The RNA shown here (FMN riboswitch aptamer (RFN element)) has 125 nucleotides and comes from Firmicutes bacterium UBA994. NCBI's taxonomy places the organism under Bacteria, Bacillati, Bacillota. Of the family's consensus pairs, 100% are formed in the model. Model confidence (mean pLDDT): 76 of 100.
Parts: sequence; C1' cells; structure tokens
RNA sequence: AUAGACCUUCGGGGUUGGGUGUAAUUCCCUAUCGGUGGUAAUGCGAAAGCUAGCCCACGAGCCACAUGGCAGACUUGGUGUGAUUCCAAGGCCGACGGUUAAAGUCCGGAUGAGAGAAGGUGUAA
Repeated sequence: AUAGACCUUCGGGGUUGGGUGUAAUUCCCUAUCGGUGGUAAUGCGAAAGCUAGCCCACGAGCCACAUGGCAGACUUGGUGUGAUUCCAAGGCCGACGGUUAAAGUCCGGAUGAGAGAAGGUGUAA
C1' cells in the first nucleotide's frame, strides 16, 4: 500500500417584509434553503486541492412489507477541441402525517433512520 473483517465518531439547510381574511410563517407579492457519491476541458488556487438542487446514481419517504415497485426540476447566450458542471441572464423543483386555510421553510414521527465521510484495531497474501 491492497483485500476483507470489526469498532468508534461524524453525518440537512431554510418564511424577511407586506397584502387579503374570522382564521394563513400554508393563499398572493416578496424573501429564503439546497444531503451523499460520480463526472471537471474551462474557472478559482503558489500547490495540495475545490467547484452540479434541476447530467448519472444513492439516501430519507410512500406502496407492498420477502424479492420488489413508486419517487421532483433547465433553458438561452458566451468561451472552448470538449461544459445541461465554468461565466452571464432568465426559469424550474422539493416525501409523509398534522394545522381555525392549501406548507421545501411551522409542528410531528425524529435524542430516529440514512446515502456516505473520517479515524482506529486485528487478519490474509
């Protein structure tokens, strides 16, 4: 260093201001948030390295409860050999249950689970 085993720790953010109304952080205008792995020519960085909510996959969630099934959203322009990832502009999306009124943002399952990340201890060749 590699393979496999086990252990420990970590492992999701967000409603501002106004309007209507008996009642809304749920509607309307505005605001605001973006889990994990992969991909990286350009960009950033002295280097190591970093960079996607909407490209590919995974996770939570729901149905079935054994296998399994369902499960959101992007365009235009620029640069370039090469970009749905960079730059610019304009868009779009968001489990389940609850609620004086419809929720990505409130409350709840959840001091949970988890994609995975980091570290450690044996073993084998």